[in-house]
Context: one part of a larger RNA
RNA sequence: GCCGGCGAGUUAUGAUUAUGGGCGAGGUUAAGUUUAAAAAAUGGAGCCGUAGCGAAAGCGAGUUUUAAUAGAGCGAUAUAGUCCAUGGUCAUAGACCCGAAACUAGGUGAGCUAACCAUGAGCAGGUUGAAGUUAACCGAAAUGUUAAUGGAGGACCGAACCGACGUUCGUUGAAAUGACCGCGGAUGACUUGUGGUUAGAGGUGAAAUGCCAAUCGAACCUAGAGAUAGCUGGUUCUCCCCGAUAUAGUUUUAGGACUAGCGUGGGAUUUAAAAUAGUGAGGGUAAAGCACUGAAUAUGUGAGGGCUCUUAACGGGGUACUGAAUGUAAUCAAACUAAGAAUACCACUAUUCAAUAUAUCCUGCAGUCAGUCUAUGGGUGAUAAGGUCCAUGGACAUGAGGGAAACAGCCCAGACCAUCAGCUAAGGUCCCUAAAUAACAUUAAGUGUAAAAGGAAGUUGAAAAGUAUAAACAGCUAGGAGGUGGGCUUGGAAGCAGCCAUCCUUUAAAGAGUGCGUAACAGCUCACUAGUCUAACUUUUCAGCGCCAAAGAUUCAAGGGGGCUCAAAUGUUAUACCGAAGCUAUGGGUUAGUGUUUUUAAUAAACAUUAGCGGUAGGGGAGCGUAGUAAGAACGCUGAAGCCAGAGCGUGAGCACUGGUGGAGAUCUUACUAGUGAGAAUGCCGGC
Numbered sequence: 001g002c003c004g005g006c007g008a009g010u011u012a013u014g015a016u017u018a019u020g021g022g023c024g025a026g027g028u029u030a031a032g033u034u035u036a037a038a039a040a041a042u043g044g045a046g047c048c049g050u051a052g053c054g055a056a057a058g059c060g061a062g063u064u065u066u067a068a069u070a071g072a073g074c075g076a077u078a079u080a081g082u083c084c085a086u087g088g089u090c091a092u093a094g095a096c097c098c099g100a101a102a103c104u105a106g107g108u109g110a111g112c113u114a115a116c117c118a119u120g121a122g123c124a125g126g127u128u129g130a131a132g133u134u135a136a137c138c139g140a141a142a143u144g145u146u147a148a149u150g151g152a153g154g155a156c157c158g159a160a161c162c163g164a165c166g167u168u169c170g171u172u173g174a175a176a177u178g179a180c181c182g183c184g185g186a187u188g189a190c191u192u193g194u195g196g197u198u199a200g201a202g203g204u205g206a207a208a209u210g211c212c213a214a215u216c217g218a219a220c221c222u223a224g225a226g227a228u229a230g231c232u233g234g235u236u237c238u239c240c241c242c243g244a245u246a247u248a249g250u251u252u253u254a255g256g257a258c259u260a261g262c263g264u265g266g267g268a269u270u271u272a273a274a275a276u277a278g279u280g281a282g283g284g285u286a287a288a289g290c291a292c293u294g295a296a297u298a299u300g301u302g303a304g305g306g307c308u309c310u311u312a313a314c315g316g317g318g319u320a321c322u323g324a325a326u327g328u329a330a331u332c333a334a335a336c337u338a339a340g341a342a343u344a345c346c347a348c349u350a351u352u353c354a355a356u357a358u359a360u361c362c363u364g365c366a367g368u369c370a371g372u373c374u375a376u377g378g379g380u381g382a383u384a385a386g387g388u389c390c391a392u393g394g395a396c397a398u399g400a401g402g403g404a405a406a407c408a409g410c411c412c413a414g415a416c417c418a419u420c421a422g423c424u425a426a427g428g429u430c431c432c433u434a435a436a437u438a439a440c441a442u443u444a445a446g447u448g449u450a451a452a453a454g455g456a457a458g459u460u461g462a463a464a465a466g467u468a469u470a471a472a473c474a475g476c477u478a479g480g481a482g483g484u485g486g487g488c489u490u491g492g493a494a495g496c497a498g499c500c501a502u503c504c505u506u507u508a509a510a511g512a513g514u515g516c517g518u519a520a521c522a523g524c525u526c527a528c529u530a531g532u533c534u535a536a537c538u539u540u541u542c543a544g545c546g547c548c549a550a551a552g553a554u555u556c557a558a559g560g561g562g563g564c565u566c567a568a569a570u571g572u573u574a575u576a577c578c579g580a581a582g583c584u585a586u587g588g589g590u591u592a593g594u595g596u597u598u599u600u601a602a603u604a605a606a607c608a609u610u611a612g613c614g615g616u617a618g619g620g621g622a623g624c625g626u627a628g629u630a631a632g633a634a635c636g637c638u639g640a641a642g643c644c645a646g647a648g649c650g651u652g653a654g655c656a657c658u659g660g661u662g663g664a665g666a667u668c669u670u671a672c673u674a675g676u677g678a679g680a681a682u683g684c685c686g687g688c
Base pairs, nucleotide, nucleotide: 001688002687003686004685005684006683011093012092013091014090015089016088017087018086019085020084021083022082023081026048027047028046032042033041034040052059053058062074063073064072065071096234097233099231103224104223105222106221107220108219114198115197116196117195118194119193120192121191122190123188125157126156127155128153132149133148134147135146136145137144161185162184163183165182166181168179169178200216202212203211204210209218237623238622239621240620241619242618247260248259249258250257251256261368262367263365264364265363266362267361268360269359271357272358274352275351276350277349278348279347280346288337289336293333294332295331297329298328299327300326301325304322305321306319307318308317309316310315371396372395373394374393375392376391377390378389379388380387401412402411403410416588417587418586419585421584422583423582427578428577429576430562431561432560436575438573439572440571441570442569448564454548455547458545459544460543461542462541463540464539465538466537467536475532476531477530478529479528481505482504483503486500487499488498511526515524516523589613590612591611592610593609594608595607596606597605598604624677626674627673628672629671630670631669632668633667635665642661643660644659645658646657648655649654
């Protein structure tokens, strides 16, 4: 891992509610007794109900409060209960099952290890050479010097022994801590044998929370004990009807609860609901506006202040400073509003809807309190986020089907079942791939098939203003002069550093000069003019589609692909077709209502008709099967159960029949009882 077996809402007592049954102003016994047991009988104590009010005494259809006969509260006026059974739920119990870490009590442990006590044992070999002592010498002595002797030390090197610093190997190991090679101590705070002491609220600890039997931030064993678990996991057959929530308030509350909201079953009321229209009422949002509160731009007037001049003082003058207030023009605001929508909300009336639906009330049972994306209106954030917090819809959640290549939340559309029938939606119609190689334009960028500011004689369309056969625009040829080197400035300034002025003449035309250039001149060029040439040209604005801007990491990889250019791209237009579990057609099922017929104790069945039948949590209904009990029925060696096979029946759980195998029990009907249904729990046991 697979297969098989086992494996989870039970039981008792009480409460409450529904249903069924008994009796009914009553209902009913409990313990006990009789009895072999059961059934039955007996047993009326007690309990519930028939009357309430008051704390109570107590009174009583009333009573309590009170001074009250007032008022007020609770009652009566308005009678149905009670017992048993079954189902739902709750309470108390382990209470659907499995699961802690822990806590408490009583015991067992120092044969491992820590420390200590008692008594024993062990340490190859080599080295160093302390104190002391002796001799000699010096000295008055104490001392000292030298040479021997001596054999100290948590001394040195290094085996046994004790340890454990490093790599490698080992890592389902040879080993639940080891092996090889190196490494540290090795006469000491050394190592070690035997016997003993200290015990868990504790011991021991040269101290690491270390060790106390492979267990230690508190040992192990047993018991309390099925501790508790607002947490995780699991919870076993079928079909039918309805169908949520992820919100509010409160919470030592935030992943839990309670009440409300939303669901479902039963009952009651009987149109009270909803939609639309009209009428009425309130508003202060959007937009708007600037009278108010504030903000803010330009400009005019301008108090006061600053600076400055003047004066003996009072004062006066000036000011390219500041600036209250105010005029004009143009603005801004969630916490501004003289004014102000659309929606929404409330009330009334009418209309539609006419019933199985909606609404309200009573009652049994819930689940839900982590929501997500999308559209719109906002807060927060950066007018960031698949961000976060609200509001109003939708979808998902709990929703399958078609489209978007794939894709919970987007678009279309809500699946009772069947059909090798038809029509459509979104979206599509060259091929992959069902259906058009439709029309007219645009695009040349493979734009389409990612992106901004900004940039450009891309191209198409529209509008406006101009020039042009008296020759435009572009090109080419020629001219582009004189006063004069204007005046000033300057070392110089001659059209061309800078300042001022910018005239006159000759002309077809030519600036006191457009740019380059020189130290300054010179030189080139332009404006302007003539000729040549020949028919269109110049400027501006708007719109459509394109271009550049445009760099990423495994390989195209930013149309799903092939591939596409009078498209298979983009815009517009028209018709046809394809396309879903939508709609229709045909047949069938089921639920609820209504009607008819038959029938029954209640009801149920058949037929017809109308409307429904996606569904998680959850509510309700109806069934299948397993084991056993009772009664009845029908079986079995002429072959029971079980097992195997077979195109049978039923919406399904499931159930027959036939044959084989098997070899002795067992089924059906109606009731009842439950150790009653497995695929999941890192489930338990077994097999492989």
The part of an RNA shown here (large-subunit ribosomal RNA, domain II) has 688 nucleotides and comes from a Mycoplasmataceae bacterium. Taxonomically the source falls in Mycoplasmataceae (Bacteria, Mycoplasmatota, Mollicutes, Mycoplasmatales). Its mean pLDDT, the model's own confidence on a scale to 100, is 85. Rfam family: Bacterial large subunit ribosomal RNA. Rfam links the family to the GO terms structural constituent of ribosome and ribosome. Its Rfam clan is "LSU clan". RNAcentral holds the full RNA, with entries from ENA.